[in-house]
Context: one part of a larger RNA
Molecule: small-subunit ribosomal RNA, central domain
Organism: uncultured archaeon
RNA sequence: UUGGGCCUAAAGCGUCCGUAGCCGGUCUGGUAAAUGCCCGGGUAAAUCGUCUGGCUCAACCAGACGGCUCCCAGGUAGACUGCCAGACUUGGGACCGGAGGAGGGAGAGGGUACUCCAGGGGUAGGGGUGAAAAUUCCUUUCCGUUAACGCUUUGUGCCAAGCGGAAAGGGUUAUCACAAUCCUGUAAUCCCUGGAGGACCACCGGUGGCGAAGGCGCUCUCCUAGGACGGGUCCGACGGUGAGGGACGAAAGCCAGGGGAGCAAACCGGAUUAGAUACCCGGGUAGUCCUGGCUGUAAACGAUGUGGACUUGGUAUUGGGAUGGCUACGAGCUGUCCCAGUGUCGUAGGGAAGCCGUUAAGUCCACCGCCUGGGGAGUACGGUCGCAAGGCUGAAACUU
Numbered sequence: 001u002u003g004g005g006c007c008u009a010a011a012g013c014g015u016c017c018g019u020a021g022c023c024g025g026u027c028u029g030g031u032a033a034a035u036g037c038c039c040g041g042g043u044a045a046a047u048c049g050u051c052u053g054g055c056u057c058a059a060c061c062a063g064a065c066g067g068c069u070c071c072c073a074g075g076u077a078g079a080c081u082g083c084c085a086g087a088c089u090u091g092g093g094a095c096c097g098g099a100g101g102a103g104g105g106a107g108a109g110g111g112u113a114c115u116c117c118a119g120g121g122g123u124a125g126g127g128g129u130g131a132a133a134a135u136u137c138c139u140u141u142c143c144g145u146u147a148a149c150g151c152u153u154u155g156u157g158c159c160a161a162g163c164g165g166a167a168a169g170g171g172u173u174a175u176c177a178c179a180a181u182c183c184u185g186u187a188a189u190c191c192c193u194g195g196a197g198g199a200c201c202a203c204c205g206g207u208g209g210c211g212a213a214g215g216c217g218c219u220c221u222c223c224u225a226g227g228a229c230g231g232g233u234c235c236g237a238c239g240g241u242g243a244g245g246g247a248c249g250a251a252a253g254c255c256a257g258g259g260g261a262g263c264a265a266a267c268c269g270g271a272u273u274a275g276a277u278a279c280c281c282g283g284g285u286a287g288u289c290c291u292g293g294c295u296g297u298a299a300a301c302g303a304u305g306u307g308g309a310c311u312u313g314g315u316a317u318u319g320g321g322a323u324g325g326c327u328a329c330g331a332g333c334u335g336u337c338c339c340a341g342u343g344u345c346g347u348a349g350g351g352a353a354g355c356c357g358u359u360a361a362g363u364c365c366a367c368c369g370c371c372u373g374g375g376g377a378g379u380a381c382g383g384u385c386g387c388a389a390g391g392c393u394g395a396a397a398c399u400u
Stems, first nucleotide, its partner, number of pairs: 003372004007354002012368001014248004021241003025088007033081001035077004040072003048066007091238001092235003095231003103224007110201002114197008125183002137170009150158002209216002253294006262288002267283004305367006313345014349356002373400003382393004
């Protein structure tokens, strides 16, 4: 519950496509379903209004007329809605043009770091360390010496850490100083060369871009989708929304098969602590990655449904177009205007305020979803989907 609402108080479905339904641009003609008007009939009584009458008045009662509501038949009007017919181009779609983009899928290639393995150099610690800052510490450059299974222009060529020496720069000052587990003389840490592996993609990078949302970031190629701008060539309202329905949908999780470097739930140690099933440290398995399938949820957020129209401006930036100046003529630099996007500040207006403000939360229209005190509870039961976990739908008693 004929109401008022949904950014933050309860409330916008995670997103899109789309069935029924609802709603729908401009012009002309017809029709008359709907609508308005006229006339006739019906619409029990009571109730309601006016007048009159009856109880001494009134309430109450009776009578007459009227009204209310809807239905039927006939006539009439033609603006709006509907229906039929025709036409149009502004909405929508198609086409053409040159740009822009981490949009999607597949394939190929590459890079740094990391871990492991092999070889060389080299010696005693390494790692970790919050409050809490250091003692000869760090960095860079140059010279000499030194190389192979590497590089190579094939040369008697080239490349390192280390060791020895030199220079420059930076940091620091008197006190106090115990993290441990863990790794390490079977050579760690560190440096160099080569190899293997998996994951990731620094800088560029941006209140930047693309996508319906989730989301998307090394390079190249192929396939593929959408948007903006410009043209105004074609179709000619083909549109909007959308109950059911369908598709997509982060992370985690599940099934099967691969893969596994780093990280890391669980787990095991070490610390801390009154305790420490944590925060910190050392390890570490699922998982994270790939292929195929399932799950279908998130603070899936702009906590703001979609579409359209209207309503002062400033400024920044991205893409396209038009136009002016400069020009090293480059896809260059710079200014103005238009369209589309993304931000920011603000007018009117709105709002409880915070704030929103042409990307509205302003002023309106169309359609959908949702809310109706807190707890119980997104629970129980039932249904349905799922391998499971669980999802969707979704109460009540009781309590306050």